[in-house]
A computed fold for a 73-nucleotide RNA from Bacteriovoracaceae bacterium UBA2394, annotated as transfer RNA. It was read from a public genome assembly. Its mean pLDDT, the model's own confidence on a scale to 100, is 81. Rfam family: tRNA. It is annotated as a transfer RNA.
């Protein structure tokens, strides 16, 4: 310099033939209980890496970049 997989909540990680953005575990506020825990219940918490194009619509398809991790040289 080329190829390939990755990027989605604070962490792990799902999602889709293109139209509702989710899940454990974490946060907080109730409830239970003399308190902790545990366990129920409600919630806050996202430019879906970034910029552009294709379509009425794009997390999802096309192109550049950018980073991670791995092959080639």
């Nucleotide at each position: 310099g080329g190829g390939g997989u990755u990027g989605u909540a604070g962490c792990u990680c799902a999602g889709u033939u293109g139209g509702g953005a989710g899940a454990g575990c974490g946060c907080g506020u109730c409830g239970u209980u003399c308190g902790c825990a545990a366990c129920g219940a409600c919630g806050a918490g996202g430019u879906c890496g970034g910029c552009g194009g294709u379509u009425c619509g794009a997390u999802c398809c096309c192109g550049c970049c950018c980073a991670a991790c791995u092959c080639c040289a």